[in-house]
The RNA shown here (small-subunit ribosomal RNA) has 1471 nucleotides and comes from an uncultured organism. Its Rfam family is "Bacterial small subunit ribosomal RNA". Its family is annotated with structural constituent of ribosome and ribosome in the Gene Ontology. RNAcentral holds the sequence, with entries from ENA and SILVA.
RNA sequence: UCAGAACGAACGCUGGCGGCGUGCUUAAUACAUGCAAGUCGUGCGAGAAAGUCACCUUCGGGUGGUGAGUAAAGCGGCGAACGGGUGAGUAACACGUAAGAAACCUGCCCCUAAAUCCGGAAUAACAUUGCUAACGCGGUGCUAAUACCGGAUGUGGUCUCCAGUUUGCAUGAACAGGAGAUUAAAGGUGACCUCUACUUGUAAGUUAUCGUUUAGGGAUGGUCUUGCGGACCAUUAGCUUGUUGGCGGGGUAACGGCCCACCAAGGCUGCGAUGGUUAGCCGGCUUAAGAGGGUGAUCGGCCACAUUGGGACUGAGAUACGGCCCAGACUCCUACGGGAGGCAGCAGUAGGGAAUUUUGCGCAAUGGACGAAAGUCUGACGCAGCAACGCCGCGUGAGCGAUGAAGGUUUUCGGAUUGUAAAGCUCUGUUGAGUGGGAAGAAAACUCUCCGGGAUAAUACCCCGGAGACUUGACGGUACCACUCGAGGAAGCCCCGGCUAAAUACGUGCCAGCAGCCGCGGUAAUACGUAUGGGGCAAGCGUUGUUCGGAAUCACUGGGCGUAAAGGGAGUGUAGGCGGAAAGGUAAGUUAGAAGUGUAAUCCACGGGCCUAACCCGUGACUCGCUUUUAAUACUGCUUUUCUUGAGUAUGGGAGAGGGAGAUGGAAUUCCAGGUGUAGCGGUGGAAUGCGUAGAUAUCUGGAAGAACACCAGUAGCGAAGGCGGUCUCCUGGCCCAAUACUGACGCUGAGGCUCGAAAGCGUGGGGAGCGAACAGGAUUAGAUACCCUGGUAGUCCACGCCGUAAACGAUGAGCACUAGGCGGUUGUCUUGUUAGGGAUGGCCGUUGGAGAGAAAUUGUUAAGUGCUCCGCCUGGGGAGUAUGGUCGCAAGGCUGAAACUCAAAGGAAUUGACGGGGGCUCACACAAGCGGUGGAGGAUGUGGUUUAAUUCGAAGCAACGCGAAGAACCUUACCAGGUCUUGACAUGCUGGGAUCAACCGUGUGAAAGCACGGGGCUUGCCCAUACGGGUGUAACCAGCACAGGUGCUGCAUGGCUGUCGUCAGCUCGUGCCGUGAGGUGUUAGGUUAAGUCCUUUAACGAGCGAAACCCCUAUGAUUUGUUGCCAGCGGUUCGGCCGGGGACUCAAAUCAGACUGCCGGGUGUAACUAGGAGGAAGGUGGGGACGACGUCAAGUCAUCAUGGCCCUUAUGACCUGGGCUACACACGUCCUACAAUGGUCGGUACAGAGGGUUGCCAAGCCGCGAGGCGGAGCCAAUCCCUUAAAGCCGGCCCCAGUUCGGAUUGCAGGCUGCAAUUCGCCUGCAUGAAGCCGGAAUCGCUAGUAAUCGCGGGUCAGCUACACCGCGGUGAAUUUGUUCCUGAGCCUUGUACACACCGCCCGUCAAGCCACCCGAAUUGGUCGCACCCGAAGUCGUAGUUCCAACCGCAAGGAGGGACGCGCCGAAGGU
Repeated sequence: UCAGAACGAACGCUGGCGGCGUGCUUAAUACAUGCAAGUCGUGCGAGAAAGUCACCUUCGGGUGGUGAGUAAAGCGGCGAACGGGUGAGUAACACGUAAGAAACCUGCCCCUAAAUCCGGAAUAACAUUGCUAACGCGGUGCUAAUACCGGAUGUGGUCUCCAGUUUGCAUGAACAGGAGAUUAAAGGUGACCUCUACUUGUAAGUUAUCGUUUAGGGAUGGUCUUGCGGACCAUUAGCUUGUUGGCGGGGUAACGGCCCACCAAGGCUGCGAUGGUUAGCCGGCUUAAGAGGGUGAUCGGCCACAUUGGGACUGAGAUACGGCCCAGACUCCUACGGGAGGCAGCAGUAGGGAAUUUUGCGCAAUGGACGAAAGUCUGACGCAGCAACGCCGCGUGAGCGAUGAAGGUUUUCGGAUUGUAAAGCUCUGUUGAGUGGGAAGAAAACUCUCCGGGAUAAUACCCCGGAGACUUGACGGUACCACUCGAGGAAGCCCCGGCUAAAUACGUGCCAGCAGCCGCGGUAAUACGUAUGGGGCAAGCGUUGUUCGGAAUCACUGGGCGUAAAGGGAGUGUAGGCGGAAAGGUAAGUUAGAAGUGUAAUCCACGGGCCUAACCCGUGACUCGCUUUUAAUACUGCUUUUCUUGAGUAUGGGAGAGGGAGAUGGAAUUCCAGGUGUAGCGGUGGAAUGCGUAGAUAUCUGGAAGAACACCAGUAGCGAAGGCGGUCUCCUGGCCCAAUACUGACGCUGAGGCUCGAAAGCGUGGGGAGCGAACAGGAUUAGAUACCCUGGUAGUCCACGCCGUAAACGAUGAGCACUAGGCGGUUGUCUUGUUAGGGAUGGCCGUUGGAGAGAAAUUGUUAAGUGCUCCGCCUGGGGAGUAUGGUCGCAAGGCUGAAACUCAAAGGAAUUGACGGGGGCUCACACAAGCGGUGGAGGAUGUGGUUUAAUUCGAAGCAACGCGAAGAACCUUACCAGGUCUUGACAUGCUGGGAUCAACCGUGUGAAAGCACGGGGCUUGCCCAUACGGGUGUAACCAGCACAGGUGCUGCAUGGCUGUCGUCAGCUCGUGCCGUGAGGUGUUAGGUUAAGUCCUUUAACGAGCGAAACCCCUAUGAUUUGUUGCCAGCGGUUCGGCCGGGGACUCAAAUCAGACUGCCGGGUGUAACUAGGAGGAAGGUGGGGACGACGUCAAGUCAUCAUGGCCCUUAUGACCUGGGCUACACACGUCCUACAAUGGUCGGUACAGAGGGUUGCCAAGCCGCGAGGCGGAGCCAAUCCCUUAAAGCCGGCCCCAGUUCGGAUUGCAGGCUGCAAUUCGCCUGCAUGAAGCCGGAAUCGCUAGUAAUCGCGGGUCAGCUACACCGCGGUGAAUUUGUUCCUGAGCCUUGUACACACCGCCCGUCAAGCCACCCGAAUUGGUCGCACCCGAAGUCGUAGUUCCAACCGCAAGGAGGGACGCGCCGAAGGU
């Protein structure tokens, strides 16, 4: 980091059907329009109109009936406090849960008991009249009630008094008796005549029913109180004055500071008060194995709110969403005076937003309001509509079908794959479309009739129960069913590098892009884009967001702190936590049982209903909690008694730089005075500054001052830590040992608090010798604000007071217990022996080490082991121990201590390498010692650069540069210009033609190539056939098609080959062992070697590739063989091994021998080996060569060759002519020749080796000064030729000069090769005669037959630029004391922050751009608090003013009520 699950989601692509759910998470923003709460005429009065009918009429109309006691309005009752919405506020008794109310209320409903009597006065409607724009407001008059008022009665209720009973956890409660006071009501409707009255059938009677009143009880609903529970911040630590309590009042349904007066001074808080921030709470939902975490949509319970704030009224109930009053903001109307409004009800609109629906139908069902009922109302609700928003189900066809079709993709071109997939054949009909059926289910009630029962005088009426009949459906002509049609209309999305199921091609080329993490893309991308194929899911699929999971990554379950983040600097001690042994009691914790509760829904189990599922229904379980109660008593707690082992006290001893104060001592340093004495001293890597002739340093004597205490001195001692060191005295703390006695758990730890606390620093006052920040000077250096030197102030010292930090470290908190040892140090005690010593037992300090622990390194009775107790601390790196706030400090600063932002790491321990101006050992022409060069000159050659039409390409530090190239005039040749060819200069195949062919010879044109044309000529297989002829096939050639061709690109796609480290001594493996592992061991160590060579040791034992050896050349000898080689002896000779001859010698080759530390003695460890010696041609790998481990450098080469991919195809291929690769201001590399006398030149003269030769080497002889020419003998080679080697040696000349040095350059004349010598060859002769007199910084080679020097040969090659390269021999040195240094290398070890490996890594500033934050004159909000001002509405109080129907009173007046005023409180507002 991902894979899982979830979502009221959104976005992208896509979209067939159905069922069930869900749908403003944002602006508690503003709202147009409609609807969402009415109902009752069986409470009351009053009461239309249109229409229609009849009559009348002056034809305008009028009257009456009907409509109709209807509509609308009013009084009155009930409802409107329910239902519905939202989550702003609220951290609260708001919610959840469990209790309490003996401190309470409760309309409608139910039960019980009792009643419902007699009166009165008004008022709306209405009529009339007035004001007003409107809303509305009045005046006058009439009227009713279940509206209002008075009286009676009192079953009862309430209050007071008297005297009781029962009972409770306190206040108290319940019940019964007596006396007194006080307190109710409303009628409506239907029916009837039993009673009563009139006596007709009517009510004043009776009855039923609905109401009304009183009281008690119930049910329901509400109110109040309490325990417990659930957010964050201490960078919020103190809060509180009605505050806490009391007495007495008021108020309330009721308790209560709820309110008031008085009294007291209390109350809350580290178990987090107060303050701030955030938030409706719960059942549940989601995730998780669980514990937990997140969440509080839909459904259900509670709360709060209704534009914002305040307030009361009415009422059973409200401080009232669709009521009222006031204030504020906003919107609308207005006649400007004033009014109206509140969708967080259902739809809907605007706005906001990533985002959330119809201004639908119906009261048929369920539920509610009213009503006696019919019924009315009901955006509750039931339905429908929209949306893949979610869950669930179904479909998009099924079977057969291989020429494995076509097409696509790919390919190794064979094929593979798509793929039974398609086509085709045979079917089906879910769904869809159409037609028809379908009042099947969803509905019980009301009303009517009948039956039974109740009540009654009663068969009315009414009520209850049963049966029958009638009527009512928004959804909806829907679900469902049947038939017809027809595979017909119905598949997408994401992914395919790993995690993670699934790969290929093309395009692109660090671009475009991808990406959850790692990361992919710079020309072969399984990672980008597309295609094909594949994988996954599927009407959806992906993405984004959020939550949980994984994450034991906050760890209760279930983590850590020596070095990774993390032990407080140390102690003391408060709260707290924890706590020894025995017994008794108790039962709080704990355990068990029982009871209550834990709403319903959800989850779970079982069963059932929709075809299934989702969904719904039923039953059960669960709800792990709380409360009550009973029991148990092991453990913990509490309490009582006891104990001694934890802890402590007393006694006697012991060691100690433990602390404080005072006194005192010597050495040294510096200074002062004096003496001696003279020129330096001092200091350093070397110097200088400095001191000194005014006498230093040195030395002697005397004196002064301050600080520190040599030796002893020790991983010795003491202390809690910091820390403590001369000696003595005084005061004092802790520790240890021994033996007894005593106390009796008195203990451990320790948040806060308090104390101590190195150095530096600060304050005041002293002191100041030495040292010595700052500072000054001198050096060093590129610089040197440093290191070094000379000075030197604070400070260091003392007293008092601050500071409070350190790598304050054992980077290791304290205490207790347990768990192997060994060896020391120090300090006690006991014992043995007493000379030394030995043994035992304590404390402290070290070292080593086992088990165990640990990531390892390590630790390990002094734990980092095993346990217990308590405290502190940590949670990725940076930002940052910073900012801010608080607090401490005189200051410096300390303590506490973030965030934004940013990174994908930071870190620990160990491993292997690499590296080090780390260490040790060792080697090399590495240095040193030498010899000769390069760098300077001229030339040659290569390269760079420049130039050019082209100057073809490659090689680039060592390890490119006389390199590829062992040989560019043409060719080569790849480059350039021009002219040409197009199946091609070259290969193979196919098709057609094809014996007119090719070779060969010409012609024209042309620079040639080429183009065009002519001649010429060989002549042809097989078959049929007499022949003419026919068929078939073919070389060459022609035409066409495949293809050829490319020194075009990529050496970073490759093979092969090569260079280099390096001929350095290394590099590995098997098995074993060690380690969690990387890895180690072996391969290290001690010796030794050229060597990982060998020996010894050894948890290693063996082995391999390298080293060595084997191979070649060379140095000695032997044997064999002697031609073309050789010639000692013999003979001959033309004097030449020439001839005869010979094999002795040289030599040639082949085969052997020889050298192995074999021998000797010395050294070492007995070994390996080593220094020396003998012998030997050669001696310690004799010399040289070939041979190059694992690997490194993406080293070199696509231009040797081969080759993947890409690119060109009348050209990037092929041919030709000419040019270029040979240019030339310059720069570099490698060489040649020189600068001269160790030389030059002339003459004479001597000695090699190794090669080559038939298109060749070329002799003798002749010609030419010469290059060379003529000539032609010999030779396919130990025979002939190239072929005279040169330096050397012997003589002569030159005589130190730009020369008799040097030879560049140039002129003339020649020679040779070649088709050709101009660009552009070599050589010869004559003439010319440049620079150069030994070379700056720097740098190269070489250790013996080497360097140096001298010539000779060969390859390539027509010729040559060769002074190059590869070989060969001749002459032939010097030096190596040694490993300090430079360079490189090997082994071991060490450090590391490096691993692309020091050409590494990495720090800071600056520049430009960008991002974030901060500062900034000033400016503006929100919230909360405190004080004051103003004071609306309104409750309460008040009797100041005024008014009034009911009652009393004859009246006056009273009782009572209203209005106004005033007072307290009081929202908004203001300061």